[in-house]
RNA sequence: GGGCCGCUAGCUCAACGGCAGAGCAGGGGCCUUUUAAGCCCUUGGUUCCGGGUUCGAAUCCCGGGCGGCUCA
Repeated sequence: GGGCCGCUAGCUCAACGGCAGAGCAGGGGCCUUUUAAGCCCUUGGUUCCGGGUUCGAAUCCCGGGCGGCUCA
């Protein structure tokens, strides 16, 4: 340098072009003599960035950035 894959909550990851979610973590509560465990509720997002297409984009297209794999 070429090709391919990935980038979404603090972390690990979902999400037919039509409400952005789960688990863990965090906060509050129940239970327990207390802790742990268990149960209930709950906070948290510029979906890497900039454009384009579309009535509508996390999703499709283009460019860029970062990371990984691979071919030299």